SAM riboswitch aptamer (S box leader) from Planococcus halotolerans, 116 nucleotides, folded computationally.
Of the family's consensus pairs, 97% are formed in the model.
The organism belongs to Planococcus, within Bacteria.

């Protein structure tokens, strides 16, 4: 970097360092930020992997479900992944269309685990 798969509406500081932009990318919107953001450290949150117990299944290896713990490997710690970009359905409008809204799916992205 590519592929597969699971999750993405909950949760997490009045700390230290540091000093300018930041919220992935493009566009639009909307926000955060010298009352110090983004970032780093510490703290914290969570429970994907690893770990423990029970059950299911099973020839073995593997596997599945539920629960537990948090000293290990990651992750996360403004706003739903901040929102919208694509498709479909529905609602409003007398109606076609424009437009606005709701829902579902997709795309893109993030993270874990596995493979190349």
């Nucleotide at each position: 970097c590519u592929c597969u798969u699971a999750u993405c509406a909950a949760g997490a500081g009045u700390g230290g360092c540091g000093g300018a932009g930041g919220g992935a990318a493009u566009a639009g919107g909307c926000c955060c930020u010298g009352c110090g953001a983004u970032g780093c450290c510490c703290g914290g949150c969570a429970a994907c992997c690893a770990c423990c117990a029970a059950g299911c299944a099973a020839c073995c290896c593997a596997g599945c479900u539920u629960g537990g713990a948090a000293a290990g490997g990651u992750g996360c710690u403004a706003a739903u992944u901040c929102c919208u970009a694509c498709a479909g359905a529905c609602u409003g409008g007398a109606a076609c269309g424009a437009c606005a809204g709701u829902c579902u799916g997709g795309a893109a992205g993030a993270u874990g685990a596995g493979a190349g």
Rfam family: SAM riboswitch aptamer (S box leader). Rfam describes the family as follows. The SAM riboswitch is found upstream of a number of genes which code for proteins involved in methionine or cysteine biosynthesis in Gram-positive bacteria.